Description: This is a predicted structure of a 376-nucleotide RNA (Bacterial RNase P class A) from Aliikangiella sp. G2MR2-5.

RNA sequence: UCGGUCGGCUAAACAGUCGCUGCCUGAAGCAUUUUUUGCCUCAGGGGGAGGAAAGUCCGGACUUUACAGAGCAGGGUGCCAGGUAACGCCUGGGGGGCGAAAGCCUACGGAAAGUGCCGCAGAAAAUAUACCGCCGAGUUCUACUCGGUAAGGGUGAAAAGGUGUCGGUAAGAGCGCACCGCGCUGGUGGUAACAUCAGUGGCAGGGUAAACCCCACCCGAAGCAAGACCAAAUAGGGUUCCUUCAGAGCAGCUUGUCUGACUCUUAAGGCGUGGCUCGCGCUGGAACCGGGUAGGUCGCAUGAGUGUUAUGGUGACGUGACACCUAGAUGAAUGACUGUUCAAGACAGAAUCCGGCUUAUCGGCUGACCUCUAAA
Numbered sequence: 001u002c003g004g005u006c007g008g009c010u011a012a013a014c015a016g017u018c019g020c021u022g023c024c025u026g027a028a029g030c031a032u033u034u035u036u037u038g039c040c041u042c043a044g045g046g047g048g049a050g051g052a053a054a055g056u057c058c059g060g061a062c063u064u065u066a067c068a069g070a071g072c073a074g075g076g077u078g079c080c081a082g083g084u085a086a087c088g089c090c091u092g093g094g095g096g097g098c099g100a101a102a103g104c105c106u107a108c109g110g111a112a113a114g115u116g117c118c119g120c121a122g123a124a125a126a127u128a129u130a131c132c133g134c135c136g137a138g139u140u141c142u143a144c145u146c147g148g149u150a151a152g153g154g155u156g157a158a159a160a161g162g163u164g165u166c167g168g169u170a171a172g173a174g175c176g177c178a179c180c181g182c183g184c185u186g187g188u189g190g191u192a193a194c195a196u197c198a199g200u201g202g203c204a205g206g207g208u209a210a211a212c213c214c215c216a217c218c219c220g221a222a223g224c225a226a227g228a229c230c231a232a233a234u235a236g237g238g239u240u241c242c243u244u245c246a247g248a249g250c251a252g253c254u255u256g257u258c259u260g261a262c263u264c265u266u267a268a269g270g271c272g273u274g275g276c277u278c279g280c281g282c283u284g285g286a287a288c289c290g291g292g293u294a295g296g297u298c299g300c301a302u303g304a305g306u307g308u309u310a311u312g313g314u315g316a317c318g319u320g321a322c323a324c325c326u327a328g329a330u331g332a333a334u335g336a337c338u339g340u341u342c343a344a345g346a347c348a349g350a351a352u353c354c355g356g357c358u359u360a361u362c363g364g365c366u367g368a369c370c371u372c373u374a375a376a
Stems, first nucleotide, its partner, number of pairs: 001374001003370008012341007020048002023045005029039003050347001054358002057356005062223004074219005079093005094108001095106004109214002114212002116208003131153002133149007161180004166176002181203001182201008227298004237289006246265004250260003253256001269283005305324008342345001
């Protein structure tokens, strides 16, 4: 150098023209009680998407509900320690697997609590068992029967620990022995997971818990269309007072041809239909009170914030100092055109906010590390 591993930054640049949407300042007009305020128009200034704004998969803030809380049910997490507001995230470490290495992957508690399941093949898939084989005995002896065995063969993803030129035996077998593995006990190192050493037991009866289950820990529910405030009318509720053409009904007790705007029909009048008439709809009048729809305001941009620097820590991260303010719509803005340059421009568009994860992505820049192989 080629090749490889793990990160970080960036997300075409510059200029001009015309727009869009919030904010600030100024001016004209209209409404209004002069000021103020609101609407509208114009001028100037300044701001205007992302690393994922996405999926809505986790965790929180915030809000309402419920509030003295607890348990059950249900859901989630699952080696150890730490970080954090919290997490299923991150950091460091341990065990296992892959790679030559840098490094990568890992739901990685419990199967000697209980239950369930394990297709086909195979003698047998778990209170064991014996197809071939090996050994012994018997008989009607090229074969069959009975007994022993589980070393060898065969089936299977998996068959009651493995290896041994050891001992042992009729043949075999942890039956005995050595080593490895496993269980138990103890020592040492480590906060721990765990590692390692010594002793001891011939050895617990297969697998499966992203099967039920057991153990430990965590979680109340709904979500910004949350929620808080203001609040229109020929809508509609309540209270009090006043007034009223006629008829009918109903209710009350003081039984009067009384009281009651309680119900129905109706006359006149009034209101709306931006002027008038008809028609149609509504309708006693006044005052007061509360709820609440349309609509409006807030929630809503100073925050677990960003940058620089110092410091503690292996690190995630913590602490201090200084500086900065960086979209906030609600039919919903952030665009279009022209010119120049180059490496020729990918994925993609905020809607309460924040921390993660996952997924999509043309390329460019940059840091650290590895050396099986090839070259110098």
Overview:
It matches the Rfam family "Bacterial RNase P class A". It is annotated as a ribozyme.